[in-house]
RNA sequence: UUCUCCGAGGAGCGUUGCGAGGUUUCCAGGAAUCCCAGGCUCGGAGAGCGCCGCCGCCGCAGGCGGGCGGCCCGGGCUGCAACGGCGCUCGCCCCGA
Numbered sequence: 001u002u003c004u005c006c007g008a009g010g011a012g013c014g015u016u017g018c019g020a021g022g023u024u025u026c027c028a029g030g031a032a033u034c035c036c037a038g039g040c041u042c043g044g045a046g047a048g049c050g051c052c053g054c055c056g057c058c059g060c061a062g063g064c065g066g067g068c069g070g071c072c073c074g075g076g077c078u079g080c081a082a083c084g085g086c087g088c089u090c091g092c093c094c095c096g097a
Stems, first nucleotide, its partner, number of pairs: 001048009010090006018039001021034004038083001050071006056064003
């Protein structure tokens, strides 16, 4: 840094349908249709890429790709994020009546 999975960001109902996805096609594009408002952020795990170290091989100018390992661990104090189309309901907190 990329992907996948898990958790968290209070809980639901209705609605629209952009992206992604499915189907229609041999493939692609386009179109139609279906699905669709956690696709975002934070945390964790795994894998890939990348980087570093060691070993190995070819060769004497330098390369090769392979293997292993690492890219973190512990303690104390303190704190508990910002967001998520439209409409509605509930929950929680604060203030007022």